Background: Glycine riboswitch aptamer from Nitrospirillum amazonense, 95 nucleotides, folded computationally. The model forms 86% of the base pairs in the Rfam consensus. Lineage of the source: Bacteria > Alphaproteobacteria > Rhodospirillales > Azospirillaceae > Nitrospirillum.

RNA sequence: UGACACCUCGCGGGAGAGACUGGUCCCGUCCGGGUCUGGCGCCGAAGGAGCAACCGCCCCCGGAAACUCUCAGGCAAAAGGACCGCGAGGAAGAG
Repeated sequence: UGACACCUCGCGGGAGAGACUGGUCCCGUCCGGGUCUGGCGCCGAAGGAGCAACCGCCCCCGGAAACUCUCAGGCAAAAGGACCGCGAGGAAGAG
């Protein structure tokens, strides 16, 4: 000097599924909205859990998905959102 990869922040993109229904309360432009709590139906891409290809090393053991489960979360908008791209910073550091 410094690649690959990691973390944080910022910007951009970012799917799916009932604006379902009963009740309480509140608001108001009067049949609409919001909150809470039940019922049924759904979604998977916060998180979490499980199995497994595979990897570490033969076993034990460990790591391990966008697969599976839906505990959580979500099903108009908003918010959130795995993941992708760009930029900055941090730590580390092959060459």